This is a predicted structure of a 1530-nucleotide RNA (small-subunit ribosomal RNA) from an uncultured Campylobacterales bacterium. The prediction has a mean pLDDT of 84.

RNA sequence: AGAGUUUGAUCCUGGCUCAGAGUGAACGCUGGCGGCGUGCCUAACACAUGCAAGUCGAACGAUGAAAUUAGUGCUUGCACUAAUGGAUUAGUGGCGCACGGGUGAGUAAUGUAUAGCUAACCUGCCCCAAAGAGAGGGACAACAGUUGGAAACGGCUGCUAAUACCUCAUAUGCCUCUAAAACAUAAGUUUGCGAGGGAAACGGUUAAUUCUGCUUUGGGAUGGGGCUGUAUCGUAUCAGGUAGUUGGUGGGGUAAAAGCCUACCAAGCCAAUGACGCGUAGCUGGUCUGAGAGGAUGAUCAGCCACACUGGAACUGGAACACGGUCCAGACUCCUACGGGAGGCAGCAGUGAGGAAUAUUGGACAAUGGGGGAAACCCUGAUCCAGCGACGCCGCGUGGGCGAUGAAGGCCUUCGGGUCGUAAAGCUCUGUCAGAAGGGAAGAAGUGCACUAUGGUUAAUAGCCGUAGUGUUUGACGGUACCUUCAGAGGAAGCACCGGCUAACUCCGUGCCAGCAGCCGCGGUAAUACGGAGGGUGCGAGCGUUGUUCGGAAUUACUGGGCGUAAAGGGCGCGCAGGCGGUUUGUUAAGUCAGAUGUGAAAGCCCACGGCUCAACCGUGGAAGUGCAUUUGAAACUGGCAGACUUGAGUACCAGAGGGGAAAGUGGAAUUCCCGGUGUAGAGGUGAAAUUCGUAGAUAUCGGGAGGAAUACCGGUGGCGAAGGCGACUUUCUGGCUGGAUACUGACGCUGAGGCGCGAAAGCGUGGGGAGCAAACAGGAUUAGAUACCCUGGUAGUCCACGCCGUAAACGAUGUCAACUAGGUGUUGGGGGUGUUGAUCCCCUCAGUGCCGGAGCUAACGCAUUAAGUUGACCGCCUGGGGAGUACGGUCGCAAGAUUAAAACUCAAAGGAAUUGACGGGGGCCCGCACAAGCGGUGGAGUAUGUGGUUUAAUUCGAUGCAACGCGAAGAACCUUACCUGGUCUUGACAUCCCGGGAAUCUCCUGGAAACAGGAGAGUGCUUUCAUUAGGAAGAACCCGGUGACAGGUGCUGCAUGGCUGUCGUCAGCUCGUGUCGUGAGAUGUUGGGUUAAGUCCCGCAACGAGCGCAACCCCUGCCUUUAGUUGCCAGCAGUUCGGCUGGGCACUCUAAAGGGACUGCCGGUGUCAAACCGGAGGAAGGUGGGGAUGACGUCAAGUCCUCAUGGCCUUUAUGACCAGGGCUACACACGUACUACAAUGGCCGGUACAAAGGGCAGCUACAUUGCAAAAUGAUGCGAAUCCCGUAAAGCCGGUCUCAGUCCGGAUUGGGGUCUGCAACUCGACCCCAUGAAGUUGGAAUCGCUAGUAAUCGUGGAUCAGCAUGCCACGGUGAAUACGUUCCCGGGCCUUGUACACACCGCCCGUCACACCACGGGAGUCGGUUGUUCCAGAAGCAGUUGAGCCAACCUUCGGGGGGCAGGCUGCCAAGGAAUGGCUGGUAACUGGGGUGAAGUCGUAACAAGGUAGCCCUAGGGGAACCUGGGGCUG
Repeated sequence: AGAGUUUGAUCCUGGCUCAGAGUGAACGCUGGCGGCGUGCCUAACACAUGCAAGUCGAACGAUGAAAUUAGUGCUUGCACUAAUGGAUUAGUGGCGCACGGGUGAGUAAUGUAUAGCUAACCUGCCCCAAAGAGAGGGACAACAGUUGGAAACGGCUGCUAAUACCUCAUAUGCCUCUAAAACAUAAGUUUGCGAGGGAAACGGUUAAUUCUGCUUUGGGAUGGGGCUGUAUCGUAUCAGGUAGUUGGUGGGGUAAAAGCCUACCAAGCCAAUGACGCGUAGCUGGUCUGAGAGGAUGAUCAGCCACACUGGAACUGGAACACGGUCCAGACUCCUACGGGAGGCAGCAGUGAGGAAUAUUGGACAAUGGGGGAAACCCUGAUCCAGCGACGCCGCGUGGGCGAUGAAGGCCUUCGGGUCGUAAAGCUCUGUCAGAAGGGAAGAAGUGCACUAUGGUUAAUAGCCGUAGUGUUUGACGGUACCUUCAGAGGAAGCACCGGCUAACUCCGUGCCAGCAGCCGCGGUAAUACGGAGGGUGCGAGCGUUGUUCGGAAUUACUGGGCGUAAAGGGCGCGCAGGCGGUUUGUUAAGUCAGAUGUGAAAGCCCACGGCUCAACCGUGGAAGUGCAUUUGAAACUGGCAGACUUGAGUACCAGAGGGGAAAGUGGAAUUCCCGGUGUAGAGGUGAAAUUCGUAGAUAUCGGGAGGAAUACCGGUGGCGAAGGCGACUUUCUGGCUGGAUACUGACGCUGAGGCGCGAAAGCGUGGGGAGCAAACAGGAUUAGAUACCCUGGUAGUCCACGCCGUAAACGAUGUCAACUAGGUGUUGGGGGUGUUGAUCCCCUCAGUGCCGGAGCUAACGCAUUAAGUUGACCGCCUGGGGAGUACGGUCGCAAGAUUAAAACUCAAAGGAAUUGACGGGGGCCCGCACAAGCGGUGGAGUAUGUGGUUUAAUUCGAUGCAACGCGAAGAACCUUACCUGGUCUUGACAUCCCGGGAAUCUCCUGGAAACAGGAGAGUGCUUUCAUUAGGAAGAACCCGGUGACAGGUGCUGCAUGGCUGUCGUCAGCUCGUGUCGUGAGAUGUUGGGUUAAGUCCCGCAACGAGCGCAACCCCUGCCUUUAGUUGCCAGCAGUUCGGCUGGGCACUCUAAAGGGACUGCCGGUGUCAAACCGGAGGAAGGUGGGGAUGACGUCAAGUCCUCAUGGCCUUUAUGACCAGGGCUACACACGUACUACAAUGGCCGGUACAAAGGGCAGCUACAUUGCAAAAUGAUGCGAAUCCCGUAAAGCCGGUCUCAGUCCGGAUUGGGGUCUGCAACUCGACCCCAUGAAGUUGGAAUCGCUAGUAAUCGUGGAUCAGCAUGCCACGGUGAAUACGUUCCCGGGCCUUGUACACACCGCCCGUCACACCACGGGAGUCGGUUGUUCCAGAAGCAGUUGAGCCAACCUUCGGGGGGCAGGCUGCCAAGGAAUGGCUGGUAACUGGGGUGAAGUCGUAACAAGGUAGCCCUAGGGGAACCUGGGGCUG
């Protein structure tokens, strides 16, 4: 620091997601040790049990243990008595219990933070200072007695002490009131004559004049109370709130100011700088993140606040309205004798519950600190320690070295090997941690006691107190840290990931299943994405996942974003508040700047040093803390005040243009209607029609009249207006604008939240008006339908007046104002200048309005002095798409509706601009047997053949728009053959290796359909070698048997593939390098003007070149030449059986090799001085001479696993192999391709002429004979320019038939044969005789062909034993037509639109139906919270009363003063009632919305989307939508 994801690709906008860091965490897997931290985030839910606040006998009465002493009894070690002694404690009293500890419910300010104020205050204990403590008194607990109660707890009577309580005295000081003075000024402070008022414990202790306590006052310290400024969450769908409310006066009250309380008076006070309400929340230092600014957070530690079961209340006290106090009410729990009582863990442990989740009912006061005490000491769940938890941070270890047969094994493999891997084993070394044994700290300072010294006190060198020294005494942790020794590599590694982001790859399994997934996305038989394995990567006692926070996110933009088209400028103006504001002088000092001072707690962060072996952790010091306050200064800028100026703004004067506005009036053209005339059969309307009008006289035409609406031409990217908008003419009233020259005012300005006004069309209300047009509606058409488009009618409305509505694509999709920044050219309205002077022309200038264009800007398109450039001021608005401009609530409206304006849920996109394609019922240009012009067919018949379908045991499989269908198949009777039935085989029919036997081979017999099985016989070869005498051994072929590796598969996948092929298309295209342009995809080149069959060539051009294609090179053919001359040929010569047969020749034909020839080369014209085209000459051939081969980049997941090859899968006594028979040949039917025909341009008969190209030895076969023939039998030549197939046919000549189902046509069938072949039944071809079907030129539709072509005629070949109407090839005869490119089809180029890119067989909208999800409404119903009114009134406090009762003081002894119980009143909590507000749950039913592989209906949008689309509005319609009015161009 970025990355992934919208697209075919690109740039941008924009969201989503990831990588980082953190965490009081939880969960999964795993887990060796230690240190330091940390641990109920949920139910402020309920709590068993124990502990968490006591202490003082040196305040008091009482009790009076141990121990000691004395005495008595005497049982001589026991009892008693007395004294000393003082343990022990319940009570009175003092201090403490308001600290410490917990929690975060409440609280949005009675809080907190920070800075101030308190002259408006308090402060126990502590410190300092001053003064004092005189004289008296009466009680109450405890205790004793009695009594109630289950208990808790009391009642009555009596006794008693105090540092408990009370009275009096004294008090210069203190408090209250106060004349006056001084100071200060906001209320005040100080001094002060006088008047009034108020203290105490001389107590405790000591041997003591010791120590300590008490009272008053002043001061300090500490701690607190109160007040103020500033800061402190969300919501305006909370806009008004408030009645003690705001202020004053009197009174009360408090430690203290104050409506804090009360009576009266006034009517204020708060609020868009957000009052009031609602929701949420303890605040801070800090913590996490971040570069920072910020954002989030407020565990642990520290400060403050609040709370203590819930609510209320006071008492005591220095301080509380009190966590472990009191009273009352409520809920809950417990005890009970049912009468009544007790309780409050949000202290430490612990329990239950809740929850994903959070620990021990531990030790100790040793340390630090706290309470009490004179002290010893006691208490202390504060605290210090230990325990549990990888919860976090930090540290350490799980070993180190050597070790290659690179072991075994696993995995992979191209089978060679690679990898785990020096890893292991093995050899050697070390000893951290854990284990065992031994040693062993620091944390401890004190206090007390003892002794010594010394100071004080004193008569005292006793004693006491203080100080110093010495000795002694105190450790929970803990025998812990640490050290030493022993033993031994021994006890100690996992987790996640490996498609991209993102480091890391292979195999197997699975087969859109199971599953994964943070995003994009994987999985449908070869998954680096699922599961397992091997390997690898990352981190490591942890690793992942989940949640959450910040970051990345400049994605709320202060730093640091935007608004023409992506989301976003308000429809337009006026204008209050607010914000901002020209030049200049002086002053001020609020902002601003600088210095100083105070503060900003500690801890934390940062820096330095230091302590634990290091680190985490801790200590010490520093820095920082951007803040606030006070103070001193500066005066440039902003602000304030005062003064001046004229350029901003405005006023006056003159002139000017204009559909600016309002009102009144006037005119002509046209439509319609009415009346009359002429006139007759149609008119009207449309793509075509019909509805409609018309013989009752229309349309047409002429004249007259009525009425309403709109104002042709001028008219114009021309004018005016803020916008909406404004168009005949005249008049009246009126707003704004512009120019010119002077004068005046003197910043008067700009913007503008709220507010106010204006605001097209449609629509609404009332009243008019109504010609035309025209939603709705009706009819006619169109159509599958047509609630539309088209037509005929037609009502609201359109018009006027008045009043509403307040919205539009209200658009320049561009807020207003001001300044600055190159130009060019139009146009509107002014002004000026010189010349000409006549219109006018030229130049300058102001204001408007257009076009082009530079810099600059922009994602691009584009904008560009009328900015979207560069700046300033102010306002409005945006923050992914959908849900939705919707719901609810509010406001406005008569209504329609407008305005303000969410959420749940859902998606990973939605979008802008531009690019390349593709497409268009867009445009332009061009080509092709594409159409047209012609010729002949197909479609009808019969047959052949292929296919579909059906059938079948099987009818094997594939091909299936063009581009399958006489296709694979250049030939299914068996074989082929892959299919079916049956019979058989299992290392196999075929290949390699191994073992055993045998030569191979041949003949015969039996069973069987054969395969096969069984049997008999003949036969022993070849090579080498040992022996060389019989013979043995080995080997090579070959056969038989056996074993396992393996064979085999026309089984599957052509969507895993190679190769081959088809097709667009023999169409003219497809690309590259360099350069240039563009941010880029890309463009340019390749476009343009011509031309061509052609991206063929020329010219031009930011392109210049090049490649694959085109063309040419190749083959055949057409002309000529040369060479050569057998098997070919024969002109001339000779012979001849008359046949080139022979000699001879090779001239010619021909053969087959090499050359020539044609290049727009020449001429004329056209054309751009071009390319080229047209015409002509010459020539065998002329503009590619004709034909063939040749098929660019690519498209169709086109075809083929059944040619072959091949990955993977499947099969292995079968999906392999063999055999026989059957099937592929079936047959209601449909289609394709052919053949033969329907006849006279013909059939038949006879005669007769002319080819080319091929093939031939298991062959072609002459010739002869036989047969009607197919053929057969003999026999000859030829491996072929020699022989054979082999007569070419149409043609020509002659004859016949005479228009008919025929002398056409030949199907079908019967009979008889021939040939091939083991074998023609299923199922061959041919011959002969007989039979003689359909068919008389073929509907819609459709095919081929442009010249040696179509048409027609025959010939040959491959395959092949046999079998062609098919296929391939050959020659013979040999036409017609093309005006032309409007249309159909296909294609090429340019351009345009696009919401398409699987590319129009595209995309896509809405209703309906089904499933699921969240939400709104809803008769109601159930809660929560809160307002108002009323009832009620516990405890308490205050007031009042107090007939009852009472110790202190006074008393004249009667009583008084003072007080208590009780009563009453006021305030008031809970509770109750009524009625509202807000909010939540739920609900029959209902509404739309969203989502969902294959539902229904249409086709609204995207192309001119087939009626251009869209916006507002109104009506209508199953639905998308349609129609009307106005608007926009997107």